The part of an RNA shown here (large-subunit ribosomal RNA, domain IV) has 327 nucleotides and comes from a Verrucomicrobiaceae bacterium.

[in-house]
Context: one part of a larger RNA
RNA sequence: CUCGUUAAGGAACUCUGCAAUCUAGUCCCGUAACUUCGGAAGAAGGGAUGCCCUCCUCGAGGGUCGCAGUGAAAGGGGACAAACUGACUGUUUAUCAAAAACACAGCAUUGUGCCAAGACGAAAGUCCAAGCAUACGAUGUGACACGUGACCAAUGCGGAAAGAUUAAGGCAAGGGGUUAGCCGCAAGGCGAAGCUCUGAACCUAAGUCCCCGUGAAUGUCGGCCGUAACUAUAACGGUCCUAAGGUAGCGAAAUUCCUUGUCGGGUAAGUUCCGACCUGCACGAAUCGUGUAACGAGUUGUCCGCUGUCUCAACGAGGGCUUUCUA
Numbered sequence: 001c002u003c004g005u006u007a008a009g010g011a012a013c014u015c016u017g018c019a020a021u022c023u024a025g026u027c028c029c030g031u032a033a034c035u036u037c038g039g040a041a042g043a044a045g046g047g048a049u050g051c052c053c054u055c056c057u058c059g060a061g062g063g064u065c066g067c068a069g070u071g072a073a074a075g076g077g078g079a080c081a082a083a084c085u086g087a088c089u090g091u092u093u094a095u096c097a098a099a100a101a102c103a104c105a106g107c108a109u110u111g112u113g114c115c116a117a118g119a120c121g122a123a124a125g126u127c128c129a130a131g132c133a134u135a136c137g138a139u140g141u142g143a144c145a146c147g148u149g150a151c152c153a154a155u156g157c158g159g160a161a162a163g164a165u166u167a168a169g170g171c172a173a174g175g176g177g178u179u180a181g182c183c184g185c186a187a188g189g190c191g192a193a194g195c196u197c198u199g200a201a202c203c204u205a206a207g208u209c210c211c212c213g214u215g216a217a218u219g220u221c222g223g224c225c226g227u228a229a230c231u232a233u234a235a236c237g238g239u240c241c242u243a244a245g246g247u248a249g250c251g252a253a254a255u256u257c258c259u260u261g262u263c264g265g266g267u268a269a270g271u272u273c274c275g276a277c278c279u280g281c282a283c284g285a286a287u288c289g290u291g292u293a294a295c296g297a298g299u300u301g302u303c304c305g306c307u308g309u310c311u312c313a314a315c316g317a318g319g320g321c322u323u324u325c326u327a
Stems, first nucleotide, its partner, number of pairs: 001320003004315003008311002012309001017306001025049005034039001036143001050064006065069001078304001082300003085296002090102002106141007118127003144291004149221003154218002156214004163209003169203002174198005181190003222240005249283001250280001261277005
C1' cells in the first nucleotide's frame, strides 16, 4: 500500500454518494410513457432453485435438512425520472483532457469534357485513374422530421465589354555631349556624319473605375416621439437614418450583466434543478433554427435500495504486494 468485519442510524460525509457496498446465473410469470414500429426491454416488479425416493423419467407427486439451496467460487445491469448536449457504431491529445471536440451516412454549393479539374515535381513523369459528370476535386453543414426569412451598400466570386485610366515595349519629333571642318590675330564661336545621353506626341494587355448578377459566398439584419372611455400598455401614427432593419422558431438558455429576475413545482428549509413569463446587457435560421425515438465510461437534478462516506470510531498477536534496513 492492499484485502476483512461491525451495534444503532443510513448520505447527516462531500464540490459531487468520490470510494465502497447493494444487484448479479438459469427457468417461469410479468412489463409503462414514448417510438423512426425496429425498439424502449433483461424495463420495472415477482416466483422458483439443495438432497433423497416413486412414477408412463418431459414433468408430477412424496420425503428430508437448514436462518439461508445459482448456499462456495465465478458472476464487467443498482433502479427510476426530468432536462442539456451530440443522432447513432466509430476517432482523438502514446506520457495530466475521451468530450459537447473529430469523423460519419445524409444535405447543399462550387470546380472539372478528359492530355479533366486539383496535387507533387526546375523537368521527365506520377497521383487522381487503368476512373469519365450516377465520375473526380474543393468547401460548408452533419441521421431523421418541420423549416431555412430580409439585405448585393462593403468584401469576395462570376459575367459583360461601350467609355475612362494604365506598364514594359514599339515608333519617334525634339534636346544635350563629343568633333572632322569652317570663321577669327587671339580669346573663342559655329558645327556635318558617326558614337552617345535623353526624349514629347502617338500605338498598346490584363487589371482597376464603371455596369449586371450572386447568400447553404465573407458577412449585416436601427433610433427617437406621440397615441385607446381608470391606470398601464400601444394594434395605430409621425419623424430621422439605412444596403436592408431579425421573419418562423426558441428564449434568465453550455448564451442573462443587473440576478439567488418574477411566478409555479419539488424540500421542513433549494444561489442548483424542472415548467412558465419575456425586460434577448449580448438567441436566431446549413459559422444552420426548432423538435426528436434510440444510443453515451458525456453534463445537471430527484428518488428507492444500499452501504464505515459520515455521526465516531472499533476489532484482528489475520492474508497478500512492494521498498528500505538488519542478519
Overview
Model confidence (mean pLDDT): 81 of 100.